[in-house]
Context: one part of a larger RNA
Order: sequence, then C1' cells, then structure tokens
RNA sequence: GGGUGAACGCUGGCGGCGUGCCUAAUGCAUGCAAGUCGAGCGGAGGGGGGAAACCCCCUCAGCGGCGAACGGCUGAGGAGCACGCAGGUAACCUGCCCCCCAGAGGGGGAUAACCCCGGGAAACUGGGGCUAAUACCCCAUACGCUGGUGCCCCCCAGGGGGUAUCAGGGAAGGCCACACGGCCGCUGGGGGAGGGGCCUGCGCCCUAUCAGGUCGUUGGUGGGGUAACGGCCCACCAAGCCGAUGACGGGUAGCUGGUCUGAGAGGACGGCCAGCCAGAGGGGCACUGAGACACGGGCCCCACUCCUACGGGAGGCAGCAGCAGGGGAUCUUGGGCAAUGGGGGAAACCCUGACCCAGCAACGCCGCGUGGAGGAAGAAGGCCUUCGGGUCGUAAACUCCUUUUGCCGGGGACGAGGAGGGACGCUACCCGGCGAAGAAGCCCCGGCCAACUACGUGCCAGCAGCCGCGGUAACACGUAGGGGGCGAGCGUUACCC
Repeated sequence: GGGUGAACGCUGGCGGCGUGCCUAAUGCAUGCAAGUCGAGCGGAGGGGGGAAACCCCCUCAGCGGCGAACGGCUGAGGAGCACGCAGGUAACCUGCCCCCCAGAGGGGGAUAACCCCGGGAAACUGGGGCUAAUACCCCAUACGCUGGUGCCCCCCAGGGGGUAUCAGGGAAGGCCACACGGCCGCUGGGGGAGGGGCCUGCGCCCUAUCAGGUCGUUGGUGGGGUAACGGCCCACCAAGCCGAUGACGGGUAGCUGGUCUGAGAGGACGGCCAGCCAGAGGGGCACUGAGACACGGGCCCCACUCCUACGGGAGGCAGCAGCAGGGGAUCUUGGGCAAUGGGGGAAACCCUGACCCAGCAACGCCGCGUGGAGGAAGAAGGCCUUCGGGUCGUAAACUCCUUUUGCCGGGGACGAGGAGGGACGCUACCCGGCGAAGAAGCCCCGGCCAACUACGUGCCAGCAGCCGCGGUAACACGUAGGGGGCGAGCGUUACCC
C1' cells in the first nucleotide's frame, strides 16, 4: 500500500447492486417448511334429482399409486480414493423420460374403511363381522431375458453375435366415445439419455521432542454376501504386508472451481455463488424402495426436555422466521406463488419459508447530493501580533440563477412468448407545483509523514506505531485559532499478502 462475512469510537442525506452467528454441530416456546391423485378402489357425512332402483355435486378419513433419497441447512467428523485432474469397469445398477420389438387369456382368497364388543388417564390398542381395487395370490401364454448344456464366429476376466436344447420367470385396468377408435396406464425384452456404485495413476497441511507398525494383519483355496470386484465377511492353509521416498502415532483441516496479495515466482485463504463429500441431539441398526441405512420415516441404547391417573407416553430448527445462551459481533415470528424451478394430477388445479420480492444494518462496492455565478484591498467576530498590522476570507451578508435530491399533487409500466393472471407496486419511470430550501463529518499537524502558532500544565495531568515527548517559554500533553488529509464517511483494533 492492498484486502475483510468484520467489530469498536465519533458522525451520518439519497439510490442501485450485493452481503449479514466467523462464537455454543449449545438448548429451543409458537407458526409455517411435502404433498398430491375421485380419470386405481370401496365407503362415511352433507346437498341435489328421482316413485324407486339409482345417479350427480361437495367434504372427509381409509385402501392403493407416485413423491417424500429432490429441493433447503450446516462443517461437527474426516489426512481419506474425501476431494481435484486423468482413466478403467470383460466386475455393476438405474424409477420417471425418449426410441424400437412383443404381449395383456383365465381364476382365487383376503383386508382397511364401516358395524358390534372390549382395554387404556393418554399415546394408542385387542377381538368378532362385512366389502372393493391399477392391493395380494395361482394357472396359462415367452423372445433375443435368467440359469445349465452342445456347436460356430469375433473378442479374450463373467464381452459381442448366431444356433440348438432343457429349466425358470410376465401383466391391470381407468377415462372419452356412436360401435370404429383415441388417450393415460400395465407386462417381458433391446437400445438411449441423464444419474449413480466400485477400482486405478498422479496431486493434496504441521510434527521424528511419534521409529518401528500390523493378526483379518498380507496372500491363497473354498464359501457367504452384494447390483458388482474385493479379507467386505467366514472356515481352512501359508507367513506374510507396510516403513527415513517417513510407515505407525500426535496435531490441525471439509475438498475444489476460485478469492486476496504480489511485477512475477510465490505466500495466505476457501465467506457469498457453483461442483463434490460428510452430518441431522450422541451412538448403533436395519426395514421399505429404482434409489436411503433416510434432517421434518422406523427400532434399540444414552443424555436432555415435556405430559402422566405413576401403569406408561411425547419430542429433536445444522429448514424459514423467531427465543434464550455464548460473544467484540451478525436481521423480519413480513408478502406472494405473479415469474423460474420442483412434486402430484389426463387436466382444471393443489402443494412448495426452493424461489421471487419486501423489511432491518454505511457491513461492502458503485453512483449522486448537501448548491451555481457574482460579490470588499476585505463588515462584524475569533485567533495571532513587532500594535503598524496579519489571518480565517469571496468565506459570510447581499444580488441573480438552478432544483439533482427532498416535499406535495397527477399519470403509471416492462417483467405475462395465444386469452386470463403481477407479490414487488401508492414501485421504477413520466408530468405539474414549492422552495437554497431538509442534508458534513472524522482523523491528523516532533521525525518517519502533508500540515504551526498562542495559552494552560510543569516527569504532574497526559501522549505514544517506532524513535521518543512532559521536571516553567512543550510546533510531541490539554484547549483555541490556523493548517493538512479523506469525505457520508473518518479513525482504531484484529487478521492475510
């Protein structure tokens, strides 16, 4: 000198765009943050039509489907194939989406809801009876799928193609319609796109005042397990494997794109945004599922909080806001689904604290203003003075002018790609009116370092980044005048280069 997610002191007019718990991954009141589908299914309540059977509408929970594994938050842990770059997978998976091929025939038994009875303070729960389905089960149908066997070609790890044979494995309907048919789905198979799992080479902090470490350890055989390789797990066998090119241990840390600085090399950092990883009170576990070992799912243990009729129960803001606490320090219990995006639905639409906006904060960057021109050899006043004067100083007053911004009034969007639909928004922006009107401070002036006098004080009170100032003339303390620097900021502190 530059930088910051800053804080503190003094000061503070406006706008745009950003940013805002760095500490206690401490504890949390309250509300909201993940639902949706009646065009899968049967009911209940209400309403309507009808003589009735029955039909239609609204609402509700239930069965069923899809979603809830995304999105959002945090950085605890982790020195690791976690991340980054580059590869491998002949060792793998992939719901929804796209393309292609083939198919969908027949049958069955249940169970919620509902009704009845019971247990419990509650959370909830037991028994009996009835019922539906795109829920569940069985049979049939089978290709190039899966497993086995034979043969051929290519390839060489379990890959690709062809052929034969044996065995195995499928399905669901709904809506519209005049019947034709159409749409949404369903089953098996092939391919794609996107997403992921696993493996490898290289890169990746400090410490040797950590020098030896290791028994599932290293390898093999066989098996289990997985979508899949593997000591991942297990039995048996062998005795290996790693290490001064730093094993093992300890400390610290999310990694990266990047950011700051620097001429560069380098050094330091990883906040916002984006990619990846990891976590969801601490620890462990599996279930469901295409996908989780699952923040707002489940089970167990622990700690904590709450309810209780003492038998037993309920809970998890590192989602948005908000509270307490900690701290030098970090915001509203706001509006809207209008846009973008996401989930569900054929759609209308519903949900969405993702998001879009608004609010608070000079926290940062950028822009603008606090007026412009004229105006005395120069008012008053302050300060200094050699008492002559000098200086603040064209500064003020005063005259003329302007109106950014401000205030008042009026109009008023884009953002919405075919109609409708705008939270923001009484906004931006435009027009008219008013009036210089409402808007300047902070630090410094001994040298470094730009800017000097007077008074007070008297090694006191105090200053100070270093050198150092102050003990009676202090340009260094305090005040005043003057001056220098920056300016809605200016200084200080902390940290990085």
Predicted 3D model of a 497-nucleotide part of an RNA (small-subunit ribosomal RNA, 5' domain) from a Pseudomonadota bacterium. Lineage of the source: Bacteria > Pseudomonadati > Pseudomonadota. The prediction has a mean pLDDT of 89. The full RNA is in RNAcentral, with records from ENA.